[in-house]
């Protein structure tokens, strides 16, 4: 100087003018008015999980569906976070993983290959036999048969452990060493798992994000949840089922159980589009100490920090802060350029709270600081 | 708020319990016929299978985020 990689932190400040809303005060019969405070985000987004809240039985049995799937912690909880194993990817910093279970049982492996799941001789080596044919008579070669061989060629994503030796007619866990594998034990670790040691010739491949099997998890709905108030309507008509042998309801995909339970669904028409409360003090924000490697806990301290309802939080202007070209001027270098300063001109992202919070994903502007690969200087 | 579905040539649609080069119809170009043109005939282009990771030997097909469209419900 380039490329990386990773982690925090901002999210432009102040003011004038005119506005918008909430919430207090004081004025006003009221409409309202005026002063004082408040007034988006790291993502408020996508609704992908997880929980609070309210409501139905305060939430039962099971059985289908759904999720999660090394350990060990944190947490209200979690599919998330920290910290470890073990895998894999990179020079490297550093990332990255849905990582139980393929000797419960079923299902797929296309093409290509001789053969693809407890298989297989296409080629080649090897042995025998029977026919030619060559010979320098010792023998060697072809074609075909019948055997033996998975070592070597040849297809494949995969050929039933690997490599190397003995060893055979060639060969081969047939054997033998070190590797892999599985079973055992013996030491470390809470544990996931390492480490060593001794034993088995290897009963044997992959897919489980194919079906499945184990193991925890998990009632339902959702702020249009839910509650109170006020206004209007049909006390109108058609139909079904049922009134204790009970419809229908809490109850959803079922079933069972357990409570309410005399009306309750359907069809077709009417009415109503309004106020209030939930609604924001909460797993809250700063901060300090202390604990823990961390996540994240405890335990003081200070502070209130949007509450709208087709939906406010805006817009103008000015000035300074930041980048970026110009022109001018300085200063400093042989130079290339590099720095400072005046004026001027541009730009400043994604993006809008709707009951509330944990997180994850996706968009998306900058500054900054640790490390890590290369290059060139000293 | 809750719940679901589709995205494959210019169109409409197929394949989607994994298997190599992804097909049909219409249309588009170009020949052949005909005086021309229409019909008919014969051929040919055309595809990132929305996107971006994953799982496999192998992915339009599974799965997982995203992106666009559009359905039901209260």
């Nucleotide at each position: 100087g380039a490329g990386g990689c990773u982690g925090u932190c901002c999210a432009g400040g102040c003011g004038u003018u005119c506005g918008c809303u909430c919430g207090g005060a004081u004025c006003g019969u009221g409409a309202g008015a005026u002063c004082c405070g408040g007034g988006a985000g790291g993502a408020a987004a996508g609704u992908c999980c997880g929980g609070g809240c309210u409501c139905c039985a305060c939430a039962g049995g099971g059985c289908a569906a759904g999720g999660u799937g090394c350990c060990g912690g944190g947490u209200a909880a979690c599919a998330c976070c920290c910290g470890g194993u073990g895998g894999g990817g990179g020079u490297g910093a550093c990332c990255c993983c849905g990582a139980g279970g393929a000797c419960a049982g079923u299902g797929c492996a296309a093409c290509a290959g001789a053969g693809a799941a407890g298989a297989a001789a296409c080629c080649g080596c090897c042995c025998g036999c029977c026919u030619c044919c060559c010979u320098c008579c010792g023998g060697g070669g072809a074609c075909g048969c019948g055997g033996g061989u998975c070592a070597g060629g040849g297809u494949g994503a995969a050929a039933c452990g690997g490599c190397g030796g003995u060893g055979u007619a060639a060969g081969a866990g047939a054997c033998c060493a070190c590797c892999a594998c599985c079973c055992g034990c013996u030491c470390g670790g809470u544990g996931a798992c390492g480490a060593g040691c001794g034993g088995g010739g290897u009963c044997g491949u992959g897919c489980a994000a194919a079906c499945c099997c184990c193991a925890c998890c998990c009632g339902g709905a959702g702020c249009a949840a839910g509650g109170c108030c006020g206004a209007g309507u049909a006390u109108a008509g058609g139909g079904a089922c049922g009134u204790u042998a009970g419809a229908g309801g809490a109850c959803g995909g079922c079933c069972c159980g357990u409570c309410c339970g005399a009306g309750u669904c359907c069809c077709a028409g009417g009415g109503u589009u309004g106020g209030c409360c939930g609604c924001u003090a909460g797993a809250g924000a700063c901060u300090c100490g202390c604990g823990g490697u961390a996540a994240c806990g405890c335990g003081g301290g200070u502070c209130c920090c949007a509450g709208a309802g087709g939906a406010a939080u805006g817009a103008u202007c000015g000035c300074c802060g930041c980048g970026c070209g110009a022109c001018g001027u300085c200063g400093g270098g042989c130079g290339a350029c590099c720095g400072g300063c005046u004026u001027c001109g541009c730009g400043a992202a994604c993006a809008g709270a709707a009951c509330c919070c944990g997180g994850c994903u996706u968009a998306c502007g900058g500054a900054c600081g640790a490390c890590c690969u290369c290059g060139a200087c000293c | 708020g809750c719940g679901c579905c589709a995205c494959u040539a210019g169109c409409u649609c197929a394949g989607c319990u994994g298997g190599a080069u992804a097909g049909a119809g219409c249309g588009u170009u170009g020949g052949c016929c005909u005086c021309c043109g229409g019909a008919g005939c014969c051929a040919a282009a055309g595809g990132u299978c929305a996107g971006u990771g994953g799982u496999u030997c192998g992915a339009a097909u599974c799965c997982a985020c995203u992106g666009u469209g559009g359905c039901g419900c209260g």
Molecule: RNase P RNA; transfer RNA
Organism: Polyangiaceae bacterium